[in-house]
A computed fold for a 71-nucleotide RNA from a Candidatus Woesearchaeota archaeon, annotated as transfer RNA. The organism belongs to Candidatus Woesearchaeota, within Archaea.
RNA sequence: GCGGCUGUAGUUUAGUGGUAGAAUGUGGGACUGUGGAUCCCUUGGCGCGAGUUCGAUUCUCGCCAGCCGCC
Numbered sequence: 001g002c003g004g005c006u007g008u009a010g011u012u013u014a015g016u017g018g019u020a021g022a023a024u025g026u027g028g029g030a031c032u033g034u035g036g037a038u039c040c041c042u043u044g045g046c047g048c049g050a051g052u053u054c055g056a057u058u059c060u061c062g063c064c065a066g067c068c069g070c071c
Base pairs, nucleotide, nucleotide: 001070002069003068004067005066006065007064010024011023012022013021018054025043027041028040029039030038047063048062049061050060051059
């Protein structure tokens, strides 16, 4: 320099155009002599920009970051 893949919650991840989910975690509560376990509630997210569309996490383009390969 060229090509491919990936980017969603603090973490691991699901989601093929129509209100973004789960587990775990944070905070609060119940239970307990204390803690753990268990139960209830709460909290928090689509890498950045542009385009297409009535509508974009999803499709297109560019950029950024990470990983892999080629030279």

Its Rfam family is "tRNA". About the family: Transfer RNA (tRNA) molecules are approximately 80 nucleotides in length.